[in-house]
């Protein structure tokens, strides 16, 4: 240094849900809680995906409704890019 994660050990993380709280929303933070994870470490500059305040267009009964959109959001959806604990070959 490169492969791999079969058994071990020392950790690490934390989904749903439930409380605060912040957001129009998706969703994010905190605390509690484990479905699962060997990178679920970071990164939103690829794709997907989820949201539309606003923003444009149509509609109308002027109350509103439907439609396009990211710049918002997720890396625990794929990829890609640094980075890194044990182990084993």
């Nucleotide at each position: 240094u490169u492969u791999u994660g079969a058994a071990a050990a020392a950790g690490g993380c934390a989904a749903a849900c439930c409380c605060a709280c912040c957001g129009a929303a998706a969703g994010a933070u905190g605390g509690g809680g484990a479905c699962g994870c060997a990178a679920a470490g970071u990164c939103a500059a690829g794709a997907g995906u989820c949201u539309a305040c606003g923003g444009c267009g149509a509609a109308u009964a002027u109350a509103u409704u439907c439609g396009c959109u990211a710049u918002g959001a997720u890396u625990g959806u794929c990829a890609g890019a640094c980075u890194g604990c044990c182990a084993a070959a």
Predicted 3D model of an 89-nucleotide RNA (c-di-GMP-I riboswitch aptamer). The sequence was found by an Rfam model in a public genome assembly.